Predicted 3D model of a 151-nucleotide RNA (c-di-AMP riboswitch aptamer (ydaO/yuaA leader)) from Phycisphaerales bacterium UBA2402.
The model forms 96% of the base pairs in the Rfam consensus.
The prediction has a mean pLDDT of 77.
The sequence was found by an Rfam model in a public genome assembly.
[in-house]
RNA sequence: UCGAUUGUGCAGCCGAAUGCCCGUCCGAUGGCGGGCAGCGGGGGAACCAACGCCGCGGAUUCCGCGGCACGGGGCGAAGGCGUGACUCACGCCGGGCCACUUUCAGGGCCAAGCCCGUCAGCUCACCUCGCAGGCGUGUGAAAGAGCACGA
Numbered sequence: 001u002c003g004a005u006u007g008u009g010c011a012g013c014c015g016a017a018u019g020c021c022c023g024u025c026c027g028a029u030g031g032c033g034g035g036c037a038g039c040g041g042g043g044g045a046a047c048c049a050a051c052g053c054c055g056c057g058g059a060u061u062c063c064g065c066g067g068c069a070c071g072g073g074g075c076g077a078a079g080g081c082g083u084g085a086c087u088c089a090c091g092c093c094g095g096g097c098c099a100c101u102u103u104c105a106g107g108g109c110c111a112a113g114c115c116c117g118u119c120a121g122c123u124c125a126c127c128u129c130g131c132a133g134g135c136g137u138g139u140g141a142a143a144g145a146g147c148a149c150g151a
Stems, first nucleotide, its partner, number of pairs: 005151006012135003018037008038131006048121001052068007071119001072116004079093006095110004100144006
């Protein structure tokens, strides 16, 4: 120095929300602006899918007109059904999270909010946006991986 075995300890969570570089603000670990990479989202052809109900006219299975009803969509786990004393609460089904990873068992928690603005299915090329915010686990068993210190 390398390999094997073994002991002890360590590792933050949700979320896409991170790393690096340049310039500037006297300076700066900080602010602002820009860029690259990475991660995440939206728009966007062909093909495919979809294109409400009624009446009338033409046509032959399609087009036009009128009336009625109703907008539609996105991020996110945050949806559906039912009950009630109904802006709220409860129940069932489904969904999400819980500390290195996976499986099992057990237990607990969440189940919101925001945005577009009459418009968007999928979608190659292409275009475009974000990289915030909020918190604190210490359950058990098995298997596996990493770092540090020892034998």